[in-house]
Molecule: RNase P RNA; transfer RNA
Organism: Actinomycetales bacterium
RNA sequence: UGAGUCGGCCAGGCGGUCGCGUCGGGCGGGUCUCGCGACCCGACCCGCCGAGGAACGUCCGGGCUCCGCAGGGCAGGGUGGUGGGUAACGCCCACCCGGGGUGACCCGCGGGACAGUGCCACAGAAAGUAGACCGCCUGGCUCGGGGAACCGGGCCCGGCAAGGGUGAAAGGGUGGUGCAAGAGACCACCAGCGUGCCGGGUGACCGGUGCGGCUCGGCAAACCCCACCCGGAGCAAGGCCAGACAGGGAGCGUUCGAGGGCGGCCCGCCCGAGCUCCCGGGUAGGCCGCUGGAGGCGUGCGGUGACGCAUGUCGUAGAUGGAUGGCCGCCACCGGUGCGCGAGCACCGGGACAGAACCCGGCGUAUCGGCCGACUCAUCCG
RNA sequence: GGGCGUAUAGCUCAGCGGUAGAGCUCCGGUCUUACACACCGGCGGUCGGCGGUUCGAAUCCGUCUGCGCCCA
Numbered sequence: 001u002g003a004g005u006c007g008g009c010c011a012g013g014c015g016g017u018c019g020c021g022u023c024g025g026g027c028g029g030g031u032c033u034c035g036c037g038a039c040c041c042g043a044c045c046c047g048c049c050g051a052g053g054a055a056c057g058u059c060c061g062g063g064c065u066c067c068g069c070a071g072g073g074c075a076g077g078g079u080g081g082u083g084g085g086u087a088a089c090g091c092c093c094a095c096c097c098g099g100g101g102u103g104a105c106c107c108g109c110g111g112g113a114c115a116g117u118g119c120c121a122c123a124g125a126a127a128g129u130a131g132a133c134c135g136c137c138u139g140g141c142u143c144g145g146g147g148a149a150c151c152g153g154g155c156c157c158g159g160c161a162a163g164g165g166u167g168a169a170a171g172g173g174u175g176g177u178g179c180a181a182g183a184g185a186c187c188a189c190c191a192g193c194g195u196g197c198c199g200g201g202u203g204a205c206c207g208g209u210g211c212g213g214c215u216c217g218g219c220a221a222a223c224c225c226c227a228c229c230c231g232g233a234g235c236a237a238g239g240c241c242a243g244a245c246a247g248g249g250a251g252c253g254u255u256c257g258a259g260g261g262c263g264g265c266c267c268g269c270c271c272g273a274g275c276u277c278c279c280g281g282g283u284a285g286g287c288c289g290c291u292g293g294a295g296g297c298g299u300g301c302g303g304u305g306a307c308g309c310a311u312g313u314c315g316u317a318g319a320u321g322g323a324u325g326g327c328c329g330c331c332a333c334c335g336g337u338g339c340g341c342g343a344g345c346a347c348c349g350g351g352a353c354a355g356a357a358c359c360c361g362g363c364g365u366a367u368c369g370g371c372c373g374a375c376u377c378a379u380c381c382g
Numbered sequence: 383g384g385g386c387g388u389a390u391a392g393c394u395c396a397g398c399g400g401u402a403g404a405g406c407u408c409c410g411g412u413c414u415u416a417c418a419c420a421c422c423g424g425c426g427g428u429c430g431g432c433g434g435u436u437c438g439a440a441u442c443c444g445u446c447u448g449c450g451c452c453c454a
Base pairs, nucleotide, nucleotide: 001378002377003376004375005374006373007372008371009370010369012331013330014329015328016327017326018325020050021049023047024046025045026044027042028041029040030039031038032037052353056364057363059362060361061360062359063358064234065233066232067231071267072266073265074264076230077229078228079227080226081095082094083093084092085091096110097108098107099106100105111225112224116223117222118219119218120217133164134163135160136159137158139156140155141154142153143152144151145150172190173189174188175187176186177185191215193212194211195210196209197208198207199206200205238288239287240286241285247279248278249277250276251275252274259271260270261269295314296313297312298311299310300309301308302307333350334349335348336347337346338345339344383453384452385451386450387449388448389447392406393405394404395403400437408424409423410422411421412420430446431445432444433443434442
């Protein structure tokens, strides 16, 4: 200098002007009161504050609230190397194993296929404790050639699985012995499986060494098995206040119990006199929940790290048809054009994705651009 | 705001690991003076997009997008 890998950060700044929302104050109005005062309303005035790294998707996990307690079993759902972190997780960290990359580094839903069931289309002889189409070979019969030894072809009974061919996949590999031809049939080495011992590690696992049968297909993001986890619903949860109306009909049931807590079923427990359907009628308000919480930032300590502990400091939206926006000027950034040898100057254009609605921790997805740090490879120079 | 479902031919739907189908529509032909009906034949598919598992994905898994439903 070029190409790349990983991690972190920012999400333009200042001023003016016109608007919006919560809250506080003023002013005005209303109600109650003898009054002080209290409460409510306002389209007016002033002041403070006013979105995000993803507020998003709602894919996970938790807090909180209600279901009496959150009970047992079955069913159902989820997770899946090991050890840790955490309130918890399907998240994060470290390590192991497998795969990719020259490398920094990246990717992995990564338990079990000797518990059982199922699937493996087409092609192919054969897709499972598999099989013989071409092929190779002994023997028998036969045909042709030849003087003969023998050679070539066809058929049959058998042997074989080395070679060819099919397929995603044909069941160890290489070399040798052996044989009629062959083959783990046998041998050596290597790979892999099972198992014993030694050493290291908390562990997954790794290294070394001995033995065994010679070899065992794939799919569990198919059913399933194993281990662990999960009660259900969600702030439109839930609670309080105010206000309105008009009942009628049918069915079931009142300890032989409807219905409900209970969300699929059963059991158990509890409440229990009403419940369901149809027709008709009424309301479309207010308040709480509501924002200070597993909170942010700094420092120190422990830990490889995720993170934890201690201490200091900060105050930062709460709407309910739903506010945080528009315009102008200057500066900074990026792109283009023109001028200039050049530093630069002038003009034009651009700034994304997106927006709180109970609150947190993650994941995933979207995003114009810019900055910082660590590292790798290649080339050049010293 | 919260909770669910669905996407396959122009339309309505089957198919849930093994070469994507049915009905209607459309096109051509036969019949008819002509049209319709009827009969025969045919066209038409990134199975919403992307990625993964598998030998193989419309189907299984993840994610995104569009559409629809429910609640006080």